[in-house]
Context: one part of a larger RNA
RNA sequence: GAACGAACGCUGGCGGCAGGCCUAACACAUGCAAGUCGAGCGCGCCCUUCGGGGUGAGCGGCGGACGGGUUAGUAACGCGUGGGAACGUGCCCUUCUCUAAGGAAUAGCCACUGGAAACGGUGAGUAAUACCUUAUACGCCCUUCGGGGGAAAGAUUUAUCGGAGAAGGAUCGGCCCGCGUUAGAUUAGAUAGUUGGUGGGGUAACGGCCUACCAAGUCUACGAUCUAUAGCUGGUUUUAGAGGAUGAUCAGCAACACUGGGACUGAGACACGGCCCAGACUCCUACGGGAGGCAGCAGUGGGGAAUAUUGGACAAUGGGGGCAACCCUGAUCCAGCCAUGCCGCGUGUGUGAAGAAGGCUUUCGGGUUGUAAAGCACUUUCAGUGAGGAGGAAAACCUUACGACUAAUACUCGUGAGGCUUGACGUUACUCACAGAAGAAGCACCGGCUAACUCCGUGCCAGCAGCCGCGGUAAUACGGAGGGUGCAAGCGUUAAUC
Numbered sequence: 001g002a003a004c005g006a007a008c009g010c011u012g013g014c015g016g017c018a019g020g021c022c023u024a025a026c027a028c029a030u031g032c033a034a035g036u037c038g039a040g041c042g043c044g045c046c047c048u049u050c051g052g053g054g055u056g057a058g059c060g061g062c063g064g065a066c067g068g069g070u071u072a073g074u075a076a077c078g079c080g081u082g083g084g085a086a087c088g089u090g091c092c093c094u095u096c097u098c099u100a101a102g103g104a105a106u107a108g109c110c111a112c113u114g115g116a117a118a119c120g121g122u123g124a125g126u127a128a129u130a131c132c133u134u135a136u137a138c139g140c141c142c143u144u145c146g147g148g149g150g151a152a153a154g155a156u157u158u159a160u161c162g163g164a165g166a167a168g169g170a171u172c173g174g175c176c177c178g179c180g181u182u183a184g185a186u187u188a189g190a191u192a193g194u195u196g197g198u199g200g201g202g203u204a205a206c207g208g209c210c211u212a213c214c215a216a217g218u219c220u221a222c223g224a225u226c227u228a229u230a231g232c233u234g235g236u237u238u239u240a241g242a243g244g245a246u247g248a249u250c251a252g253c254a255a256c257a258c259u260g261g262g263a264c265u266g267a268g269a270c271a272c273g274g275c276c277c278a279g280a281c282u283c284c285u286a287c288g289g290g291a292g293g294c295a296g297c298a299g300u301g302g303g304g305a306a307u308a309u310u311g312g313a314c315a316a317u318g319g320g321g322g323c324a325a326c327c328c329u330g331a332u333c334c335a336g337c338c339a340u341g342c343c344g345c346g347u348g349u350g351u352g353a354a355g356a357a358g359g360c361u362u363u364c365g366g367g368u369u370g371u372a373a374a375g376c377a378c379u380u381u382c383a384g385u386g387a388g389g390a391g392g393a394a395a396a397c398c399u400u401a402c403g404a405c406u407a408a409u410a411c412u413c414g415u416g417a418g419g420c421u422u423g424a425c426g427u428u429a430c431u432c433a434c435a436g437a438a439g440a441a442g443c444a445c446c447g448g449c450u451a452a453c454u455c456c457g458u459g460c461c462a463g464c465a466g467c468c469g470c471g472g473u474a475a476u477a478c479g480g481a482g483g484g485u486g487c488a489a490g491c492g493u494u495a496a497u498c
Stems, first nucleotide, its partner, number of pairs: 001498002006494005013345006019338002021303001026301003030298003035062003040059002043056005069256003078181007087173002092169008100134004110123005140149003154161003182228003189219003194216008231253004235246004258279005281292004309335001311334003317331001318329004348378004358369004382439001384434005392425001397419008442487005447468003453482005463470002
């Protein structure tokens, strides 16, 4: 000198853009953060113009594996980069084929009943795109090549939305390998599923992944093992570069979700707001038993030098569900707080010598503050008040023309035209008008390094100090004043880095 997720001291006008628990992965009151579908299903209630509509719990489907948070663990194929073969892939796209015939239950509801509650039990009885059987099989799977096995679901406005099997694609993911990836030898030996083979099991898939048997290997001074520390990267920062330091915000990947373990469901999890078990903690209890998990957004206590609102809206972008209308969305978009940072603007402009008064100083002549002020003439950025006023909005929906599909002038889809609307921010940005210099400057330093000097007080005291060093009676170094220098809505100090 640069840089900072900074803090502290003094001070503080406005705006734009960004950033904001680095510490206790400490504990959490309260609210919200994942629902949706009646165009899958029956039932209860309400309304009804008797066409139907709304709503509630439940069965069923899809989604709760995304999005959001955190960095505890991890020195590892975790990450980065470049390759590989033995795999899976819901929704989406393309192609082919099919969608037939039956059946038994069960929740809700009703009756009885246990329990303080959480939550149940028994009986009767009901529906489905829930469940089961049969039939069929272009591809499909197994095969001893003879053969064997395996599917579906309907809804309604009758044209759409679906369902099943197969092949391919796209996307995403699982797995393997080369190289790279902190420190310590005051850590030198480590290892029995350990290293390899055979048979078997298991997986979507290869594999000691697991198991039985056999062999005795495997790693290591090019640092194994052990210990300590640490999420990795794109990047960030410094620098002429090399190098060093770092991994906040944003983006990619990984891991975790009170602590430890486990599986279930599913295309996908061994699952933050799912389940089971154990543990610690907190809460309720009728003492028999139950409930919970903010490292989601706000917020609270605590820790700390230190880090914000228990805000608005789904208008936009994106996501889930739905044919759609639409619903949900603390993702997101905005607003609030904070000079935390970067950038921009302002705190007036011109004129004005009687060089006013006052202050300071003086060799008492003066010098300086100083064109500074006053005075005179102007301007009105920003802030204030009032008025106007874009863009972020394109869609969706309705009408209509043409085209496609079609038996069809129904529907549906595409394109064009017209109409009707949709803004949280928002009293938006921006523009105009009004009044009046009116509302807006501080901080550090002045011995040398290092730009900037005198007076008074103090007297090795009080104090200063980054280094050298100042202070013991004339201190440009302490404290105050006047003056000056530097930066400026900031200026200094401190911590750590280059």